A computed fold for a 167-nucleotide RNA from uncultured Acetatifactor sp., annotated as Lysine riboswitch aptamer. The sequence is in RNAcentral, with records from MGnify. The coordinates come from a structure-prediction model, not an experiment, and the mean pLDDT is 76. Taxonomically the source falls in Acetatifactor (Bacteria, Bacillota, Lachnospirales, Lachnospiraceae).
């Protein structure tokens, strides 16, 4: 350097069906109060609606969806993957830009899942992301070490650019 593997039955990721929630919410038309503003993410400008009644409030009729989640199935895998920062693109009818989305290589962080706290996203007490803490787990090194069929077990420490096997 090549090849093949292991961690876990809550390993990681993707897709699909169903289900719950989203939500009796957004929205649509009607009635009453109200009495001049409101809408297009934000700003400018422009456009549209509005005394033939705006915003807002109440009544009652109809009434969604997306992202995310759970089960199951299938597929791809073991830096699986996730995040950060940078660059480029899209960016609501115009200009700029935010959120968001997409793509890319080099760079940085993280062994893995779980629990707790804080922060962010989110309808949410779900879930995800980041940081910190905690024990657990897997692996390697050092020390200890009983008893041996089996090298179990304990302590400390390190990290996946690692570990094991093989060429």
């Nucleotide at each position: 350097g090549g090849u093949a593997g292991a961690g876990g039955u809550u390993g990681c990721g993707u897709a699909u069906u169903u289900u719950a929630a989203g939500a009796g919410u957004a929205c649509u038309a009607c009635c009453c109060c109200g009495g001049a503003u409101g809408u297009g993410g934000c700003a400018g400008g422009c456009a549209c609606a509005g005394g033939g009644g705006a915003a807002g409030g109440g009544g009652a009729a109809g009434g969604a969806a997306a992202g995310g989640a759970a089960c199951a199935u299938a597929c791809g895998c073991c830096g699986a993957a996730a995040g950060g920062a940078u660059c480029g693109g899209u960016g609501c009818g115009c200009u700029g830009u935010a959120a968001a989305c997409c793509g890319g290589g080099a760079c940085c962080u993280u062994g893995g899942g779980c629990a707790u706290a804080c922060a962010g996203u989110g309808a949410a007490u779900a879930a995800c992301u980041g940081u910190a803490u905690g024990a657990c787990u897997g692996u390697c090194a050092u020390c200890u070490g009983a008893g041996u069929a089996a090298c179990g077990g304990g302590a400390u420490g390190g990290g996946g650019c690692g570990c094991u096997a093989u060429c």